[in-house]
RNA sequence: GCCCCCGUAGCCCAACCGGCAGAGGCAGUCGGCUUAAAACCGAUCGAGUGCGGGUUCGAGCCCCGCCGGGGGCA
Numbered sequence: 001g002c003c004c005c006c007g008u009a010g011c012c013c014a015a016c017c018g019g020c021a022g023a024g025g026c027a028g029u030c031g032g033c034u035u036a037a038a039a040c041c042g043a044u045c046g047a048g049u050g051c052g053g054g055u056u057c058g059a060g061c062c063c064c065g066c067c068g069g070g071g072g073c074a
Base pairs, nucleotide, nucleotide: 001073002072003071004070005069006068007067010026011025012024013022019057028044029043030042031041032040050066051065052064053063054062
C1' cells in the first nucleotide's frame, strides 16, 4: 500500500429484506434468603448505534469520507 471483518448500555452481544434500538447474559441498585456473606430467587436502572456527510417518508442496516480494533496479502 491493497483486501476482508468488526465498532449498539460500564462489559459481552441481538435487532431478519430499511419500518417500535434491548431479545438476552454479566455488572450496578433495591428486596428476599443467611448469624453474616457467597451462591440462588424476585424486582429495577441505563443508548440517539465510533465521527462527519448523503439517499429516503423513514437508516444500527444502503452510499461516500474519516477514526479505532482484528485478520490476510505484498
Predicted 3D model of a 74-nucleotide RNA (transfer RNA) from an Actinomycetes bacterium. NCBI's taxonomy places the organism under Bacteria, Bacillati, Actinomycetota, Actinomycetes. It was read from a public genome assembly. Its Rfam family is "tRNA". The family's RNA type in Rfam is transfer RNA.